[in-house]
Context: one part of a larger RNA
RNA sequence: CCUGCAGUUAGACGAAAAGACCCUAGAAGCUUUACUGCAACUUGAUUUUGACUAUAUGUUUUUUAUGCGUAGCGUAGAUGGGAGGAUUUGAAGUUUAUCUCUCGGGGUAGAUGGAUCCGCAAGUGAAAUACCAUUCUUAAAAAAUAUAUAUUCUAACCUCGACGGCAAAAACGACGAGAGACAGAAUCUGGCGGGCAGUUUUAGUGGGGCGCUAUCCUCCUAAAAAGUAACGGAGGAGUUUAAAGGUCAGCUAGGCGCGAAUGGAAACCGUGCCGAUAGUGUAUAGGCAUAAGCUGGCUUGACUGUAAGACGUACUUGUCGAACAGAUGCGAAAGCAGAACUAAGUGAACCGACCUUUUGCAUUAGAUGCAGGGGAAGAUUAUCGGACAAAAGCUACUCUAGGGAUAACAGGCUGGUUGCGCCUAAGCGUUCCUAGCGACGGCGCAGUUCGGCACCUCGAUGUCGGCUCAACUUAUCCUGGAGGUGGAGAAGCUUCCAAGGGUUUGGCUGUUCGCCAAUUAAAAAGUUACGCGAGCUGGGUUCAGACCGUCGUGAGACAGGUUGGUCUCCUAUCUACUGCAGG
Numbered sequence: 001c002c003u004g005c006a007g008u009u010a011g012a013c014g015a016a017a018a019g020a021c022c023c024u025a026g027a028a029g030c031u032u033u034a035c036u037g038c039a040a041c042u043u044g045a046u047u048u049u050g051a052c053u054a055u056a057u058g059u060u061u062u063u064u065a066u067g068c069g070u071a072g073c074g075u076a077g078a079u080g081g082g083a084g085g086a087u088u089u090g091a092a093g094u095u096u097a098u099c100u101c102u103c104g105g106g107g108u109a110g111a112u113g114g115a116u117c118c119g120c121a122a123g124u125g126a127a128a129u130a131c132c133a134u135u136c137u138u139a140a141a142a143a144a145u146a147u148a149u150a151u152u153c154u155a156a157c158c159u160c161g162a163c164g165g166c167a168a169a170a171a172c173g174a175c176g177a178g179a180g181a182c183a184g185a186a187u188c189u190g191g192c193g194g195g196c197a198g199u200u201u202u203a204g205u206g207g208g209g210c211g212c213u214a215u216c217c218u219c220c221u222a223a224a225a226a227g228u229a230a231c232g233g234a235g236g237a238g239u240u241u242a243a244a245g246g247u248c249a250g251c252u253a254g255g256c257g258c259g260a261a262u263g264g265a266a267a268c269c270g271u272g273c274c275g276a277u278a279g280u281g282u283a284u285a286g287g288c289a290u291a292a293g294c295u296g297g298c299u300u301g302a303c304u305g306u307a308a309g310a311c312g313u314a315c316u317u318g319u320c321g322a323a324c325a326g327a328u329g330c331g332a333a334a335g336c337a338g339a340a341c342u343a344a345g346u347g348a349a350c351c352g353a354c355c356u357u358u359u360g361c362a363u364u365a366g367a368u369g370c371a372g373g374g375g376a377a378g379a380u381u382a383u384c385g386g387a388c389a390a391a392a393g394c395u396a397c398u399c400u401a402g403g404g405a406u407a408a409c410a411g412g413c414u415g416g417u418u419g420c421g422c423c424u425a426a427g428c429g430u431u432c433c434u435a436g437c438g439a440c441g442g443c444g445c446a447g448u449u450c451g452g453c454a455c456c457u458c459g460a461u462g463u464c465g466g467c468u469c470a471a472c473u474u475a476u477c478c479u480g481g482a483g484g485u486g487g488a489g490a491a492g493c494u495u496c497c498a499a500g501g502g503u504u505u506g507g508c509u510g511u512u513c514g515c516c517a518a519u520u521a522a523a524a525a526g527u528u529a530c531g532c533g534a535g536c537u538g539g540g541u542u543c544a545g546a547c548c549g550u551c552g553u554g555a556g557a558c559a560g561g562u563u564g565g566u567c568u569c570c571u572a573u574c575u576a577c578u579g580c581a582g583g
Stems, first nucleotide, its partner, number of pairs: 001583008010575003014569002022403006028395004034199005041191002044188005050153002053150013067136001077135005084118003093112008158178004163173002202214003211231001215237006238384001239281001240340002245299007254274006279288002282345001284343003303326004309320003315385001328337003351378001354375004359371004410457001411455001412453003416450001418446006427437002464539001465537003469531001470528005477502003480497006504518005545563004549558003
């Protein structure tokens, strides 16, 4: 070295299970003051549903009463007829009772009485309750009817009992008792309604969640045409103005110096210098003195109907516009004027209040109804090119399809942070920068911390600590050899060489770490998938049970606490290593 046998499991990102964590897209279960429904419960109306009475209220009819401004004998409801009417079938008057009342009177009934009383003429807008008819306000009585409430009734309806035929039950029939127009039921209707059901619960995002953002305007990024991204850097808008619009005419701001009563930093006045620093309704940018800035006069072009031609653009939107016709404002006129110094101040379709229409159909005498045509208010449709008129959550009980397009472990890249080193030397060190230190600064190295990125792995690379077994590095803790010393010696401090060997045991805690105790020559720091689970453990973390605190209406949640909780391959193919045998 080859072959074989027996072993050990470090590797074959070993085997097993289309990762359960995370994300994306779905599903399911559960919750609720998510949305929309349904059952159940409940309210009312009608029907099934009938009778009598009482009370209250309304309506109609009949009868009877009722009616007061002033003037006027007076309590004149309105209109018309009307010259007489009422009365022994009992007038005036007196009296009793009662009703009404503006307290003056009026009405009704009874008694008495025994023959009158009222109108027609003057005053009033209107003339007789003398008489008749119609009618209004208010009130009373009676009747009818309707509704409501209450009591009662029995015949619907309902319940129960015993009876009939039959072996027996149901159904049916007839009887009795109770209850009773209630209950129950049907239709319509208002409420309530996670009891049940179907669903929704946006996207971007240096993983997701939390936060923030989503439309429009201005600047920078933007690389001297235009355009140009990021959770890049800064700010604004979701309007305002009847003058802050049009035109004609005129004007110049702001700061500083000096002077001057009250008067001061700053009011108004005078004067000189600088020259746009001022102002522009509103952010920023670009403009603006011929002013687009400031003031005054007159006004409504903040017009109607078109529009050549351009800018911009995927589309839909958007922007500018000479000129023509009509009517108008200002100006002596030339002319200017279709809002504002310009660039934000916004919303598609559908629906549509309202206005309008010599449109169609129907009905037609007309009003009108239905369907159209032309305008048009109405949207934080703000997730702002707007899915519907209409929608929130939990899942550790979970599931599926996928993703290393995307997180947690490890690796990789980076090296802010971390560790170590170097340069300079203000200062400390009695004096003296550098024995030992060293501020403010500067430059590196390493790849052990915390990070950043998201490059292999989600059809699986098992995660903390301990045990066992270790291999390596040196930036050396001890042991060895040296230089310096602020080294007398001893003990130290610091630096250089050096990795041969070594580097403890206990208590607490799952702990690594740390604290404590006792030792030691010393109790070094690291790397090896924070070495090592196909070697062990399983205390912690990180499923399903349960408790507490806190949060949440709740389902549930919590780098909060607590208790419990299956570690597969007795079978190793190859590499590797160990032992043995043979060649």